Predicted 3D model of a 1501-nucleotide RNA (small-subunit ribosomal RNA) from a wastewater metagenome.
Rfam family: Bacterial small subunit ribosomal RNA.
Model confidence (mean pLDDT): 85 of 100.
């Protein structure tokens, strides 16, 4: 710190996904042990049961049992301390514990503040005086089921009352002064001490009130009547609209008010380099709440968890009349829920409450229990040990690996088990002593006091003893075999894996990590710079508003002074404690925990500094505006004029078509069109000039004249003095379609109608045409409103061009040259970009303001608001679902793109095939079986260069073998071989007989045959998509590529492209290329010419011999031949052209420009083709899928295709005759002469020939002679019957051939299609292999006779090269778009139906408040009557709960109902990418099943 994913590759942009850390966590699988922490995140759901707050007798009164004294009638009384239980009283239940519902607030952080209050607690001052009247307990009588009562009576206080004092305090008043206004007592050792009352101070807690701070939604824009203020009053501790009565109309809000949603805040806590993001369990501070609401009382404090009352649900008791209750306290229970604990000891400590004090209470709290839930530590040994044991797993069978791992010796005991003694947490309190500032405090002494604990930590005994698991191993990611499974089971964060060879399932064996855990899930932050303060962007990737003007804000020149708000410095205060970071102690260590420091970026005050920024004051002219002077220009508005075409109608002329198309046709036209004259009327736009040109802010603007009118530009430097930039919100403009109201209508024209075209054709073409274009007034507001590029200022090479202006300079003249300024093109550097490309017109380099972006689809959709007459516009989401979508660019393949070249590709020829018949291959069909395989071109006379049995392949039917027909090994046996017989289709079974060889070191031992065991044979089984290897194709096309080096971020380009030229990437030339490899060519082989060598089987000129003839002998070596080595051709010569390669043309020459022909086939494609040719991985069969044999099939036949053969005639057939060939093949199972039989296939006999010698052998068409006379024929030869040959073990199925008879279709072949450029096509015939024969009409080769045309490259294949366009890359047989069907999923609407929340009205419980006095009353006044107070009652104001009608707002469901997503192979068309075949595509408008089309404006992407 990065990685994986888009593409065939690339660079960019984006999202998505990964590795890290975190956790109050949960699940899955394991789980020894210790320590410290931590455990209902969900129902603030309901709770049973026990505790959780009392306590004081030294305030008070009463009552009881004991003890102890005192009395006694012995029955009890009466005192005393102690003690208990209510009760008066007093402090305490406002703390301590809970919890996170509420709250978006001065709630909460921080920092300030002034008008308050504080019980116990310190310190000061003073004071506590005299008197009085009740209650409770109690005890009589009584009501109630209880729960609580009622009413007499009696009683006490630190309980309440009255009067006294009044330093104080408090009011009142300028001040003298005046008014008010308190108390409690208890124990005592008699010292005193606790209390009390009134004050003044302090702490310490509390409450107000302010500045700033910390949240989402503008689809919430306006809130507000006690509302803001002010004067009085009330009320509180206190200030205040906190209330009330008046006055005044204010307050608050785009710096987000109201209103919706969400939620305790903080210290911290988690990540993160930081900034920032998330989060507020546990620990601490604040707040909030205590069943839900509403209320007060009490008191120092409370609107009071375990306190009243009220109302409400809910719960429980009841005798039905009425009552209790409130775990969000500690346990615990029910109940939700992926999920969170014991109904445990203790007050020992430490805090807390009361007490004088012991001491009592304390689910605070110490502690223990359950949970691996976190953290932090420890074990589960430790050495030694190779025959590398046994097994397991892989293996190439040699091995390898688990693995020193085990076993086994040897040690050691942490932790366990087991004993034993055992620290600290303990110190006060209380007594005591002693000292001081005197019970308090300090020091001494004494005495008690331990939940936890069978603790901790030590020591002793035993004894390897009790103690390893998980996830992972395809990249990202550290770790690979078998095996099973076969797009199934199943994985899986992303990408993806699995369809028979899976390191991706699953299992096993090995490995990797981390470890009493370990992995999944959920959350966060992090990587993500992917919300960009740090630190991002916007031509084309997402993203500049259609434009302008402009309010608020925003941010601004030069300069002087002032001032000190931002701003820097210094301090002071705060900024709790914990945490966090450093240093150090303490538990053996760590977590923990204790101490000291820093840091806590921050907020106030003060003191300073004045360079920037603000703020005041005053100057300046450069910015900006303004005068003067100029000209320019389709800028705007009106009104007026003109010509061209066009349409009508009129007239003339005039005749049969016109029009319109790819061709046609609707249409028009003899009632006279069209074409032509003249005329008049209408509308609408304004050629040429026109531009790469000019204005405007954008939309946009175009005949011509005249008013009206707005900008800009040049020139002057004359005025103002900063007057400016930008702009949310408004405003105004704003093409073309559209809408309204009225005109208008010539063209042209959405719809619509015809007429073509199609499969169709709702479209492209055509003939018509209504809306609507035009014009006036409204409206509407959108466009690809684009330079897909806001505006503004400044600064950063140039060059070239044009529009407008001045100036120089020069003239007659701005005619040319030159500068400068404004404004519009193009090239270009430097910079920038992802690249494309922008580049003083910037997309550089900068500031200032505005608007927009943040993954695709869903969607500019949905709901809601605004806006419109509507169409619609704006603003503008979500679920869901995908791993993408996208930009630029490379390559490369495509194009019904383009140029540029090829080739029997078209054309120009000559012959075919498609039509018949028959041969052969295939399809199909049929069969018991008709084996397999080859399938567009490049299968289909192909594997087959030979299926009657064999061949043959279990294809069929049947009959047999199981170590087998074959190969290695090992036992017995026998040589081997050969020959009868029997059975039987036969394979085989059973049986006799002959034979008895070779080698020996005498055992045997080799070939061979027999039998038998096992190991293994053996498969044309499968898979050609596991391969090898060979082949086919593009295509004998002219390509493919490397090395180096340059460019380019990269892919990748150059080279190899251009210009030529060539059959070639063949070669010149030019070039950031330079070289070179595979390929082209050449080397090779055949054929043509010549030469030299050789000279039989060949050959024969000349001599010779011979023959009826023959090179027959003899000789010849010339010739032809034969085969060996050689020559020749090279653009080498000449003319031309051309730099050059190189064309043309000629000359020699047997051959001229590659002489014919052939082998030769780059890098590559097509998962092309082959597992049956061979060789092979895996898989499958093993008395079969192996072997073996008979017999059958492969030859089956409605049909269809391919390939070929014969022909259908007279360029012929038929008879006879007469010639010329290559090439090849033959030794004894061969080819066979001559002869003889047979018509004849053939037979027979024999001659040559191991073949330049002899045979096959006749060549055959040609040629001559005749005969046929155009007829289904002397054409044609299928078909069919007879009768034969021959091979062969056998020709029924299912041979070939011979004869004789039979004589079918067929008279030249539709759309459509092959071949072939010269010895080529056509015609003709000969050999060959396979082979026993032969289905050979095939192949393969050989030669014979021998043509026709090619103008030419537009068109149709296929190919090459370059360019272009792409949304294709499996690459056009591609991609891909919507309608409709079907599944499933979310969402929108929707009669309605279920919350919440405000406001209005009724009703109003408790209660405070206030009013009232008829009823009631102890203290005080009064001698009494009576009064003062107070008390209930009643009445008002408030007022929660509840009722009522309408309202607003959210969310659930909802019969249908709309579009959307997704889904293997579903229908329809093809609209889109190539000119996508009618260029697409914005916006309207309108039609159409769809996709779309059409009109009209507008972009070029």
């Nucleotide at each position: 710190a990065g990685a994986g994913u888009u593409u065939g590759a690339u660079c960019c942009u984006g999202g998505c996904u990964c590795a890290g850390g975190a956790c109050g966590a949960a699940c899955g699988c394991u789980g020894g042990c210790g320590g410290c922490g931590c455990g209902c995140c969900u129902a603030a759901c309901a709770c049973a049961u026990g505790c959780a707050a009392g306590u004081c007798g030294a305030g008070c009164g009463a009552a009881g049992a004991g003890g102890c004294c005192c009395c006694u009638u012995c029955g009890g009384g009466g005192g005393u301390a102690c003690u208990u239980c209510a009760g008066c009283g007093g402090c305490g239940g406002a703390c301590g514990g809970g919890u996170g519902a509420g709250u978006a607030a001065c709630a909460c952080g921080u920092g300030g503040g002034a008008a308050u209050c504080u019980g116990c607690c310190c310190c000061c001052u003073g004071g506590c005086c005299u008197g009085g009247a009740a209650u409770a307990a109690c005890g009589g009588c009584u009501g109630g089921a209880a729960a609580c009562g009622g009413u007499c009576g009696c009683u006490a206080a630190u309980g309440c009352c009255g009067g006294a004092u009044g330093u104080g305090u408090c009011c009142c008043g300028c001040a003298a002064g005046g008014g008010a206004u308190a108390a409690a007592g208890g124990c005592u050792u008699c010292g005193g001490u606790c209390a009390c009352c009134a004050g003044g101070g302090g702490a310490u807690g509390a409450g107000c009130c302010c500045g700033c701070g910390g949240c989402g939604g503008a689809u919430u824009a306006g809130c507000u009547a006690g509302u803001u203020g002010g004067u009085g009053a009330g009320g509180u501790a206190a200030u205040g609209g906190c209330u009330c009565a008046c006055c005044a109309a204010g307050g608050c809000g785009a710096c987000g008010a109201u209103c919706c949603g969400u939620a305790g805040c903080u210290g911290g806590c988690c990540u993160g380099a930081g900034a920032g993001g998330g989060u507020g369990g546990u620990c601490a501070g604040c707040c909030a709440c205590a069943c839900u609401g509403g209320g007060a009382c009490u008191g120092a404090g409370a609107c009071a968890c375990g306190g009243c009352c009220c109302a409400g649900a809910c719960u429980c008791c009841u005798a039905c009349g009425g009552g209790a209750g409130g775990c969000a306290g500690c346990a615990g229970u029910u109940g939700g829920g992926g999920a969170u604990c014991u109904u445990g000891c203790a007050c020992a400590a430490u805090g807390g409450g009361c007490g004088a004090a012991a001491g009592c209470c304390u689910g605070a709290u110490g502690c223990a229990g359950c949970g691996a839930c976190g953290c932090c530590g420890c074990g589960u040994g430790c050495g030694c040990g190779a025959u590398g044991a046994a097994g397991g797993c892989c293996u190439u069978c040699g091995g390898g690996u688990c693995g020193u791992a085990a076993a086994g010796c040897g040690c050691u005991u942490u932790u366990c088990g087991g004993a034993g003694g055992g620290c600290a947490g303990a110190a006060a309190a209380c007594c005591u002593g002693c000292g001081a500032u005197c019970u308090u405090c300090g020091c001494g002494g004494g005495u008690c006091u331990g939940a936890c604990a069978u603790c901790a930590a030590c020591u002793c005994c035993g004894g390897a003893a009790u103690a390893a698991g998980c996830c992972c191993c395809g990249g990202c990611u550290a770790a690979c075999u078998a095996c099973g499974u076969g797009c199934c089971a199943g994985c899986a964060g992303c990408c993806g894996c699995g369809g028979u060879a899976a390191u991706a399932c699953g299992u096993a064996g090995g490995g990797g990590g981390c470890g009493a855990g370990c992995g999944u899930u959920g959350u966060c932050c992090g990587g993500a710079a992917u919300c960009a303060c740090u630190g991002g962007g916007c031509g084309u990737a997402a993203a500049g508003g259609g434009u302008c003007c402009g309010c608020a804000g925003g941010c601004g020149g030069c300069u002087u002074g002032g001032u000190g708000a931002g701003u820097c410095u210094c301090g002071c205060g705060u900024g709790a404690a914990a945490g966090c970071c450093c240093c150090g102690g303490g538990c053996u260590c760590a977590a923990c925990u204790c101490g000291g420091g820093g840091a806590c970026u921050g907020c106030u005050c003060g003191a300073g500094a004045u360079a920037c920024u603000g703020c005041c004051a005053g100057g300046c002219u450069u910015g900006a505006g303004g005068g003067c002077a100029g000209g320019a220009g389709a800028g705007g508005c009106a009104a007026g004029c003109g010509g061209a075409a066009c349409g009508u109608u009129g007239c003339a002329a005039g005749u049969a078509g016109c029009g319109g198309u790819g061709a046609a046709a609707u249409g028009c036209a003899u009632u006279g069109a069209u074409a032509u004259g003249c005329a008049a009327c209408g509308g609408a736009a304004c050629a040429c000039c026109a531009a790469u040109g000019g204005c405007g802010a954008a939309g946009g603007c175009a005949g011509c004249u005249u008013g009206c009118u707005g900008g800009a530009c040049u020139g002057u430097u004359c005025c103002u003095g900063a007057c400016g930039c930008u702009c949310a919100u408004g405003g105004a403009c704003g093409a073309a379609a559209g809408c309204c109201a009225g005109g208008g209508u010539a063209g042209c024209g959405a719809a619509c109608g015809g007429g073509a075209u199609u499969a169709g054709a709702u479209a492209c073409c055509c003939c018509g045409g209504u809306a609507g274009u035009c014009c006036u007034g409204g409206c509407u507001g959108u466009a690809a409103a684009c330079g897909a590029u806001g505006g503004g200022u400044g600064c950063u090479a140039g060059g070239u061009g044009u529009u407008g202006g001045u100036g120089g300079u020069a003239u007659c003249g701005a005619c040319c040259c030159c500068c400068c300024c404004a404004g519009u093109g193009c090239c270009g550097c430097a910079g920038c970009u992802a690249a494309c490309g922008c580049a003083u017109u910037a997309a550089g380099c900068a500031c200032c303001c505005c608007g927009c972006c943040u993954g695709g689809g869903g969607a500019g959709u949905a709901c809601g608001g605004c806006c419109g007459c509507a169409a619609g516009g704006u603003u503008g989401a979500a679920a869901c679902u995908c791993a993408a979508a996208g930009g630029a660019a490379u390559u490369g393949a495509c194009g019904g793109g383009g140029g540029c070249c090829c080739g029997c590709a078209c054309a120009a020829g000559c012959g075919g095939u498609g039509g018949a018949g028959c041969a052969u291959g295939u399809u199909g069909c049929u069969u018991a079986a008709u084996u397999c395989g080859a399938u567009g071109c490049a299968a289909c006379g192909c594997g087959a260069a030979g299926a009657a049995c064999c061949u043959u392949a279990u294809c069929c039917a049947g009959g047999c073998c199981u170590u087998g027909a074959c190969a290695u090994c090992c036992c017995c046996g026998g040589a081997a071989u050969c020959c009868c017989c029997u059975g039987g289709a036969a394979a085989c079974a059973g049986g006799g007989g002959a034979g008895u060889g070779c080698c020996u070191u005498c055992g045997g031992g080799a070939a061979c045959c027999g039998g038998g065991u096992g190991a293994c044979a053996g498969g044309u089984g499968g898979u050609g998509c596991a391969u090898g290897g060979c082949u086919g194709u593009c295509g004998u096309c002219a390509g493919c590529u490397c090395g180096u080096g340059c460019c380019g971020u990269g892919a990748g380009g150059u080279g190899u492209u251009g210009g030529g030229u060539u059959a070639a990437g063949u070669c010149c030339c030019g070039c950031a290329a330079c070289g070179a490899g595979c390929g082209c060519a050449a080397c090779c082989c055949u054929c043509a010419u010549c030469g030299c060598c050789a000279g039989u089987u060949g050959c024969c000129a000349g001599c010779g011999c011979g023959u009826a003839a023959u090179g027959g002998c003899g000789g010849g070596a010339a010739c032809u031949c034969u085969g060996g080595c050689g020559a020749a051709a090279c653009u080498g010569c000449c003319c031309g052209a051309g730099u050059a390669a190189u064309c043309g043309g000629g000359a020699g020459g047997a051959a001229g420009g590659u002489g014919a022909g052939g082998a030769u086939g780059a890098c590559g494609u097509c998962a092309a083709g082959u597992c049956c040719g061979c060789a092979u991985g895996c898989c499958c069969c093993u008395u079969a899928u192996g072997g073996u044999c008979u017999g059958g099939g492969c030859u089956g036949c409605a049909a269809a295709c391919a390939u070929g053969c014969u022909a259908c005639a007279a360029u012929g057939g038929g008879u006879g005759g007469u010639a010329c060939a290559a090439a090849c093949g033959g030794c004894a199972g061969g080819c066979u002469a001559a002869c003889c039989c047979g018509c004849g296939a053939g037979g027979g006999u024999c001659c040559g020939c191991g073949a330049a010698u002899c045979c096959g052998a006749a060549a055959a068409a040609a040629c001559c002679a005749c005969c046929c006379c155009c007829a289904g024929u002397u054409c044609g030869g299928a078909u069919u019957g007879g009768a034969g040959u021959c091979u062969g073990c056998a020709a029924c199925u299912c041979g070939a051939c011979u004869c004789c008879a039979u004589g079918a279709a067929g008279u030249c072949g539709g759309a459509a299609u092959c071949g072939c450029u010269a010895g080529u096509a056509a015609c003709c015939g000969c050999a060959g292999g396979u082979c026993a024969g032969c289905a050979a009409u095939a192949c393969u080769g050989c030669g014979g006779u021998g043509a026709a045309u090619a103008c030419g490259u537009u068109c149709c294949c296929g190919g090459g090269c370059c360019u272009u366009g792409u949304a294709c890359a499996c690459a056009c047989c591609g991609c891909c778009c919507g309608u409709c069907a079907c599944a499933c999923c979310a969402c929108g609407a929707a009669a309605g139906u279920c919350g919440c929340c405000g406001a209005g009205c009724c009703c109003g419980a408790a209660g405070c408040c206030g009013g009232u006095a008829a009823g009631c009353u102890a203290a005080c006044c009064g001698c009494a009557a009576g009064g003062a107070g107070g008390c209930a009652g009643c009445c008002g104001u408030c007022u929660a709960a509840g009722g009522u009608g309408a309202g607003g707002u959210u969310g659930g469901c909802g019969a249908u109902u709309g579009g959307g997503g997704u889904g293997a192979a579903g229908u329809c068309g093809u609209a889109a990418c190539a000119a996508g075949g009618u260029a697409g595509c914005c916006g309207u408008a309108u039609c159409g099943g769809a996709a779309g089309g059409u009109g009209c404006g507008g972009c070029u992407g």